[in-house]
Context: one part of a larger RNA
RNA sequence: GGCACGUGGCGGAUGCCUUGGCACCAAGAGUCGAUGAAGGACGUGGACGGCUGCGAUAAGCCGCGGUGAGGCGCUGAACAGCCUUUGACCCGCGGAUUUCCGAAUGGGGAAACCCGGCGCCGGUAAUGCGGCGUCAUCCUGAGCUGAAUACAUAGGCUCAGGAAGGCAAGCGGGAGAACUGAAACAUCUCAGUAUCCCGAGGAAAGGAAAUCAACAGAUACUCCCCGAGUAGUGGCGAGCGAAAGGGGACCAGCCCAAACCUGGCGCGUGUAAGCGGCACGCGUUGCGCGCUGGGGGUUGUAGGGCUUCGUGCCCGGGUCGUGCCAGACCCGGCGACAGUUACAAAUCCAGGCUCUAGCCGAAGUCGAGUGGAACCUCGCACCAAAGAGGGCAAUCGUCCCGUAGGUGAAAGGGCACUGGACUGUCGAUCGAAGUACCUGAGUAGGACCGCUGCCGUGAAACGCGGUCUGAACCUGGGGGGACCACCCUCCAAGGCUAAGUACUCCUUGGUGACCGAUAGUGAACUAGUACCGUGAGGGAAAGGUGAAAAGCACCCCUGAAGGGGAGUGAAAUAGUACCUGAAACCAUGUGCCU
Numbered sequence: 001g002g003c004a005c006g007u008g009g010c011g012g013a014u015g016c017c018u019u020g021g022c023a024c025c026a027a028g029a030g031u032c033g034a035u036g037a038a039g040g041a042c043g044u045g046g047a048c049g050g051c052u053g054c055g056a057u058a059a060g061c062c063g064c065g066g067u068g069a070g071g072c073g074c075u076g077a078a079c080a081g082c083c084u085u086u087g088a089c090c091c092g093c094g095g096a097u098u099u100c101c102g103a104a105u106g107g108g109g110a111a112a113c114c115c116g117g118c119g120c121c122g123g124u125a126a127u128g129c130g131g132c133g134u135c136a137u138c139c140u141g142a143g144c145u146g147a148a149u150a151c152a153u154a155g156g157c158u159c160a161g162g163a164a165g166g167c168a169a170g171c172g173g174g175a176g177a178a179c180u181g182a183a184a185c186a187u188c189u190c191a192g193u194a195u196c197c198c199g200a201g202g203a204a205a206g207g208a209a210a211u212c213a214a215c216a217g218a219u220a221c222u223c224c225c226c227g228a229g230u231a232g233u234g235g236c237g238a239g240c241g242a243a244a245g246g247g248g249a250c251c252a253g254c255c256c257a258a259a260c261c262u263g264g265c266g267c268g269u270g271u272a273a274g275c276g277g278c279a280c281g282c283g284u285u286g287c288g289c290g291c292u293g294g295g296g297g298u299u300g301u302a303g304g305g306c307u308u309c310g311u312g313c314c315c316g317g318g319u320c321g322u323g324c325c326a327g328a329c330c331c332g333g334c335g336a337c338a339g340u341u342a343c344a345a346a347u348c349c350a351g352g353c354u355c356u357a358g359c360c361g362a363a364g365u366c367g368a369g370u371g372g373a374a375c376c377u378c379g380c381a382c383c384a385a386a387g388a389g390g391g392c393a394a395u396c397g398u399c400c401c402g403u404a405g406g407u408g409a410a411a412g413g414g415c416a417c418u419g420g421a422c423u424g425u426c427g428a429u430c431g432a433a434g435u436a437c438c439u440g441a442g443u444a445g446g447a448c449c450g451c452u453g454c455c456g457u458g459a460a461a462c463g464c465g466g467u468c469u470g471a472a473c474c475u476g477g478g479g480g481g482a483c484c485a486c487c488c489u490c491c492a493a494g495g496c497u498a499a500g501u502a503c504u505c506c507u508u509g510g511u512g513a514c515c516g517a518u519a520g521u522g523a524a525c526u527a528g529u530a531c532c533g534u535g536a537g538g539g540a541a542a543g544g545u546g547a548a549a550a551g552c553a554c555c556c557c558u559g560a561a562g563g564g565g566a567g568u569g570a571a572a573u574a575g576u577a578c579c580u581g582a583a584a585c586c587a588u589g590u591g592c593c594u
C1' cells in the first nucleotide's frame, strides 16, 4: 500500500408520516367603488423583530343573539399588570371609528409628501397656529345671466343626478403577427390564433324569416350527437372543410314607424273689425306645413287605414246631442283576465323554505394476559336510522370530538313558492262589399376595389365594407349558387326577448386505481419571501426529538466547544447538528498478501 470482515465519522438516499397542494362533483355567489374601491404606506401591544388583526376609539369600541369558565392572537417560556357567572375570551348578525397614498377629485408632485382658497369653531392682546366641513373634470337636466350683433346664439354662473377606477375565466366588437407546416419557398398554412384596444353581463351573443326546402313540406334563436372528414375547396400540394336533413336539451313570443282620428306649440297664408312711430306689421276663426303627446296599427293563404252594410255589446249617475230611439265622453260599482325576464310599471305585507352562530344525540372506564403505554390477544356483554372520519402513549362501533336522525335565530340576506295588497286591460267584436290612403330611400340594386363563408376569382350566386352611382311602391319587392322562363317561397332597409349554452377570482359540503417534501402550486416553513436585475422582469433553498420536555439537577476534564459519570425516558447510536439513517468519501481494529 492492497483485499476481506468489523466499528465509527461524514452524508441525507430510502421507508413511514402530513399541516400543503392537484383534479373534479353538487349547491351557492357572480360584482366592489366618489357614503372613496382593489391594492398599499405608516402606525397600533407594558416590554414587540416578523406574521395576523386593527386605525390616533388603532390584537380593538357599542348593541343584539349563541356558548358557558376560563381568558389577554401565532412565533419559546418566564415577568409585570389586568379581565371574568353583574357572563369574560370565543362564534354569528348589525352599528361606530376608519391616519396617509391610491380612480384620487382644492393646486402641485419624484405615490404614501408639499402648498392653498372659503365657511364655522378653538387658542392668542394680535398675527402666526390647531380642528371640522367644503372646493377636480366630463355628461345630462333645470334655472339665472349673457358677447361680437337688434332678436338670438356662443360663453359664464348656480343647483340636482350620473360617470370615472379595480376584477380570474367566459362573452361581443375593433385592430391583428411571426416562428412553424408545406420536409426549401412566394399563393397557402400556423390563424382571425397570440397580442393590443373598446364594451357589456351573471352569463354574453343570437333570435321570431325579404329562412330553408323541393312540387312533399319544415317553421325564431342557442347548445349537443349524427350527417361527415362527406359535398366541396386546395402551388387540387401541405392542408382546410360545410349545409340541408335526422335525433336530443330547452321552449315564448312581442313592440314600434306609416296611413287615419285627436290635444298642444310654432311658422306660413289671409278676410272683416281694431291698433300702431302706416313702407308695412300685429291679429280671432279657417286652411297648409313642421315639432310633439294620446288613440289606432304591425302582416305575406298579404295586412292595416277609410267609407257603407250586417252582427253583437253588465249595472248606476252626470254632461253633450236629438222629434224620439240611437250615439259620444266622464265618474262610480260589479264581473272577468293578466302581471313584475320581453309584451306598461313600482313596491309592500303575511306564511313557507333557506343561508349567515349553535344544540340534543345510543351502547363496556367489563375480566385476564403482554407491554413504557391497550385501541392488541383470549373470554363475557351491549348499541346500531349511528360499523363515515379524526383524536386519545400500538389497531376502540360502545373513552373524546363526531356520525345517523332530530332541533334552533334577537339581527341581517335570498327565493323561479303560496296568498293578499297593488297595477294593467276588457265588458267586445266578427263578417261582407267598396276604395287604392299606408306598409321602414341615398335604401335595394349596379360598376370598380377588398373581405366573409367549405368556396384561394373561379361559371361564383348569397352576405359585409370603401368610392362612384342609384330603383320600384302591392298591377310592388327579395330568394331558390352565373343567367332566363315557369313554379315554389318569403316581405329587407326599426326595435325587445327568458330557458336550454360558456366560465370560476370566490363561499359551503363532498370525492379521488391524484402527489407525499428533487413529488404536489414557484410557495406544507418569514414565499412571490431571501436574493439577482437601472428596469420590465427573474426567482430559490428550507418539513419530522419524544406519548409527554420529563430538553440531562449535581460531580469531573475544560478558556470555550466538546466529552466522561449521574439522572429522565420504553429507547439518549431519540440530546433540540435530534425518526429511519443507504451509497460515494474519511478514519480505525483484526486477519491475509506484497
Stems, first nucleotide, its partner, number of pairs: 001593009015579001016544002020515002022512007029504002031166002039101003042055003046079001049075003061095006070083003106115003116135007137163009171199005181188001185235001211218002222249005232240002253496003256440001260295010274282003300474001302439003305435006314333007334427006347421005352415005358407003364380001366379004381398002383387001389401003445469007455481001476491005531538002551578001554565004

Overview
A computed fold for a 594-nucleotide part of an RNA from a soil metagenome, annotated as large-subunit ribosomal RNA, domain I. It matches the Rfam family "Bacterial large subunit ribosomal RNA". The RNAcentral record of the full RNA draws on MGnify.